[in-house]
């Protein structure tokens, strides 16, 4: 220098063919208990790495760029 994969909530990840983002764990509140843990219910939490483009509409498609892993010369 080139190629492939990858970046989504605090953490681990899902989200095929574009239609406006979800699960588990953790956190907070409540229920329950004599009291804790476990259990049950609810809530909060994400400019989808960043910038731009296409489109009525982009996590998703296209270009650029940054980080991570692997490969080639």
């Nucleotide at each position: 220098g080139c190629c492939u994969u990858u970046g989504u909530a605090a953490c681990u990840c899902a989200g095929a063919a574009g239609g406006u983002a979800g699960a588990g764990u953790a956190u907070u509140c409540g229920c329950a208990u004599g009291g804790u843990a476990a259990g049950c219910g609810a809530a909060a939490a994400g400019u989808c790495g960043c910038c731009g483009g296409u489109u009525c509409a982009a996590a998703u498609c296209c270009g650029g760029u940054c980080g991570a892993a692997g490969g080639c010369u």

This is a predicted structure of a 73-nucleotide RNA (transfer RNA) from Chlorellaceae sp. The organism belongs to Chlorellaceae, within Eukaryota. The sequence is in RNAcentral, with records from ENA. It matches the Rfam family "tRNA".